[in-house]
Context: one part of a larger RNA
Molecule: large-subunit ribosomal RNA, domain II
Organism: uncultured Candidatus Poseidoniales archaeon
RNA sequence: CCCUGGGAGUUCUGAUUAAUGGCGAGGUUAAGGAGUUGAUCUCCGAAGCCGAAGGGAAACCGAAAGGUCCGCAGCCGCUUAGGCGGUGAGGGACUGGGUGUGCUCGCCCGGAGUCAUUAGUGGGAGACCUGAAGCCUAUCGAUCUAUGCCUGGCCAGAUUGAAGCCCGAUGAAAGUUGGGUGGAGGAUCCAACCGUUGCUGAUGUGCAAAUCGCUCGGAUGAGCUGGGUAUAGGGGUGAAAGUCCAAUCGAGAUGGGCAAUAGCAGGUUCCGCGCGAGACUACUCGCAGGUAGAUCUUCGUAGAGAUAGAUUACGAUGUAGAGCACUGAUUGGGUAUUUAGGGGGAGCGAUCCCUCGGUACGCUGUCAAACUCCGAAGUUGUAAUCGUCGUAGAAGCGAGGAGUGAGCCACGGUGGGUAAGCUACCGUGACGAAAGGUGAAGAAACCAGCUCAGUGUUAAGGUCCCAAAAUUACAGUUAAGUGUUAAUUACAAACGGAGUCCGUGGUCGAAGACAACUAGAAGGUGGGCUUAGAGGCAGCCAUCCUUGAAAGAGUUCGUAACAGAUCACUAGUCAAGCUUGCGGGCCCGAAAAAUGGACGGGACUAAAACUGUAUACCGAUACACUGAUCCUUCGAAAGAAGAUGAGGUAGCGCGGCGACAUGCUCGGGUAGAAGCUCGGUUUUGAGAUCGGGUGGACCGUGUAUGUAUGAGAAUCUAGGG
Numbered sequence: 001c002c003c004u005g006g007g008a009g010u011u012c013u014g015a016u017u018a019a020u021g022g023c024g025a026g027g028u029u030a031a032g033g034a035g036u037u038g039a040u041c042u043c044c045g046a047a048g049c050c051g052a053a054g055g056g057a058a059a060c061c062g063a064a065a066g067g068u069c070c071g072c073a074g075c076c077g078c079u080u081a082g083g084c085g086g087u088g089a090g091g092g093a094c095u096g097g098g099u100g101u102g103c104u105c106g107c108c109c110g111g112a113g114u115c116a117u118u119a120g121u122g123g124g125a126g127a128c129c130u131g132a133a134g135c136c137u138a139u140c141g142a143u144c145u146a147u148g149c150c151u152g153g154c155c156a157g158a159u160u161g162a163a164g165c166c167c168g169a170u171g172a173a174a175g176u177u178g179g180g181u182g183g184a185g186g187a188u189c190c191a192a193c194c195g196u197u198g199c200u201g202a203u204g205u206g207c208a209a210a211u212c213g214c215u216c217g218g219a220u221g222a223g224c225u226g227g228g229u230a231u232a233g234g235g236g237u238g239a240a241a242g243u244c245c246a247a248u249c250g251a252g253a254u255g256g257g258c259a260a261u262a263g264c265a266g267g268u269u270c271c272g273c274g275c276g277a278g279a280c281u282a283c284u285c286g287c288a289g290g291u292a293g294a295u296c297u298u299c300g301u302a303g304a305g306a307u308a309g310a311u312u313a314c315g316a317u318g319u320a321g322a323g324c325a326c327u328g329a330u331u332g333g334g335u336a337u338u339u340a341g342g343g344g345g346a347g348c349g350a351u352c353c354c355u356c357g358g359u360a361c362g363c364u365g366u367c368a369a370a371c372u373c374c375g376a377a378g379u380u381g382u383a384a385u386c387g388u389c390g391u392a393g394a395a396g397c398g399a400g401g402a403g404u405g406a407g408c409c410a411c412g413g414u415g416g417g418u419a420a421g422c423u424a425c426c427g428u429g430a431c432g433a434a435a436g437g438u439g440a441a442g443a444a445a446c447c448a449g450c451u452c453a454g455u456g457u458u459a460a461g462g463u464c465c466c467a468a469a470a471u472u473a474c475a476g477u478u479a480a481g482u483g484u485u486a487a488u489u490a491c492a493a494a495c496g497g498a499g500u501c502c503g504u505g506g507u508c509g510a511a512g513a514c515a516a517c518u519a520g521a522a523g524g525u526g527g528g529c530u531u532a533g534a535g536g537c538a539g540c541c542a543u544c545c546u547u548g549a550a551a552g553a554g555u556u557c558g559u560a561a562c563a564g565a566u567c568a569c570u571a572g573u574c575a576a577g578c579u580u581g582c583g584g585g586c587c588c589g590a591a592a593a594a595u596g597g598a599c600g601g602g603a604c605u606a607a608a609a610c611u612g613u614a615u616a617c618c619g620a621u622a623c624a625c626u627g628a629u630c631c632u633u634c635g636a637a638a639g640a641a642g643a644u645g646a647g648g649u650a651g652c653g654c655g656g657c658g659a660c661a662u663g664c665u666c667g668g669g670u671a672g673a674a675g676c677u678c679g680g681u682u683u684u685g686a687g688a689u690c691g692g693g694u695g696g697a698c699c700g701u702g703u704a705u706g707u708a709u710g711a712g713a714a715u716c717u718a719g720g721g
Base pairs, nucleotide, nucleotide: 001721002720003719004718005717006716011125012124013123015121016120017119018118019117020116021115022114023113026050027049028048032044033043034042035041054061055060064095067094068093069092070091074087075086076085077084078083096109097108098107099106100105128267129266130265131264135257136256137255138254139253140252146231147230148229149228150227151226152225153224154223155221157189158188159187160185164181165180166179167178168177169176170175193218194217195216198214199213201212202211233249235245236244270656271655272654273653274652275651280293281292282291283290284289296401297400298399299398300397301396305389306388307387309386310385311384312383313382314381315380316379317378321374322372323371327368328367329366332363334361335360336359337358339357341356342355343354344353345352346351407431409429410428411427412426413425414424415423416422436447437446438445451628452627453626454625455624456623457622461618462617463616464602465601466600470615472614473613474612475611476610477609483604484603495589496588497587499586500585501584502583503582504581505580506579508577516573517572518571519570520569522546523545524544527541528540529539552567556565557564629646630645631642632641633640634639657710659707660706661705662704663703664702666700667699668698675694676693677692678691679690680689681688682687
């Protein structure tokens, strides 16, 4: 891992609600007794319990056998068949009453209960099943290990050479010194023995639940070790690490309390039909939980209105934007000032003048969530009309059952944050609990809300091939493979471009523009000053006149200074637009990431790109039509209606299928039961049924009752593979 069997909302009790049944102002027996059956049932048995009266802490007191009105259903009458009137159980509103001095109030009063059965729920019990770590208690452990005590055992070899003693030398002596002898030491080296430092080696389903190899520490000592003995669980022992106390230790093991408890985790077994959430608000020793409300479901009651949409009318509002009239912030210059203060100047000084700054005023240019002279779109209140829902019963009200109380994403609007697939909120829509089509692929984007079968038409999105449908038509743009990406997380900016296209202005131009070429560009004069020099051209000042078609007291090179070249300006040749602003479209640069690489791919250039226009077509579970099933409502049924019925997690409600057993009933079986196996038919489904083979003795229908009643999961359990 697989197979087969087992495996989880049960029972009792008291409470409450509904349905059904009995009796009913009453209902009912319990224990027990008598009879009796296969299970059991029948008859006694009012003790007790509930109800028939409430209010009050108590003492205590003690209520409508219906007085008035409205009015649903029903009934009756009239009716033009729309409706109107009368009566009106149930229902509602008053009035009246009981009680409490909490008395402008509270509770209660015009008779419906009770016993049983079934079902739902919650309380008490193990209470759907499985799962702790722990706590308490009684026993058993020191053959492992810790420490103490008693009694034994063991430690090759080598080295060093303390004290003491002897001899020599020396000294007055104390002593000093040399040689020997001696054999001390938690001394030295190194086996046995004890240990275990490093390789962070080997091994790591091992040789081994701690081993192996090399290396390493101690090795006469606080040494190692045999046997015996002592200390026991909040206790021991500990050269102290919470270490050890039998592979168990920050409190041993075993049995018991015990099915401890678990707001946590996992699991919880057949089918179909109807409806269908929440992740919000409040409280909580509350934040992984609960309780109440809202939301969902089912039933009842009630009896006519309800309302998400649109329009109009009358109101509310202070956002977006805008503005500077207030509150503040803020640019420049101006005016005024008996202006706090700083700087400078004049004066012997008082003081005066200038300036910076302050304040005020008007001009100019700006800013604001906590500014507003203004001010939308929207949002919202009430009413009316339309629309929609509603007597096939809406709104409201009551009761039974829940689940949820971790939400998340997109778009729009905000706060925090550098930012985030970040965080805290508001609104709408999705996902959650939603399939289908589109987006290459994707919870949430776009289209669209799936009963079954079929035929058409469209949506979003597409129509060269992969791949259904235009290599469609017209007019433009782009040369960058730009692009062929609705959006996103998938992107790109400032700035720049004689790339190209479009629009709109100005100057010049057949009295000839622009470009090119040819020719001229002179004289006074080398202007004056400066300077070594300054001659158009270092610098300063001035910048006139003449001849002329035109020519600066000179535009740029150049020279030491001149010279020279060139330009402005003019003429000729040529012949038609030139030049300069502003705005827009596409395109280009700016443009860098780690395996080779992505428009989904192929590939595409008067496109299969981009912009605009147009007509076809394709394309979904959408829409339309046809048929069928189910559901809801009406109906005795047949049948009819549903214009907008049938997606669905948690969950609520309803109806069924199968298993086992028992009573009754009707059947089958050795001419072959159950079971097993193969095949057929059939139901929306759980399932039902038939035939063949095998098997060899029991089995089934209907009805009623009762359940230890349905398996794929629980690191489930037993066995097998």